[in-house]
RNA sequence: GGGCCCAUAGCUCAGUUGGUUAGAGCGCGUCGCUGAUAACGACGAGGUCGGUGGUUCAAAUCCACCUGGGCCCA
Numbered sequence: 001g002g003g004c005c006c007a008u009a010g011c012u013c014a015g016u017u018g019g020u021u022a023g024a025g026c027g028c029g030u031c032g033c034u035g036a037u038a039a040c041g042a043c044g045a046g047g048u049c050g051g052u053g054g055u056u057c058a059a060a061u062c063c064a065c066c067u068g069g070g071c072c073c074a
Base pairs, nucleotide, nucleotide: 001073002072003071004070005069006068007067010026011025012024013023019057028044029043030042031041032040050066051065052064053063054062
C1' cells in the first nucleotide's frame, strides 16, 4: 500500500428481509425472604446503536467518508 470482517447498556452478545415502545444474560440499585449472608423472587435505573454526511415518509439496519480493533496479501 491492497482486500475482508467487526464497533448496539458497565461486560458478553441478539436484532442487519428498513416500519408497533431497541432487547437478553451477567453485573448494579431498592424491596421481599433470612437471626445474618448467599441463593431465590419482585420491581427499577442504565443506550440519542463508534463519528459525520447522504438516500427515504421512515435508518441500529441501505450508501459514502472518517476513527478504532482484528485477520489475510504484498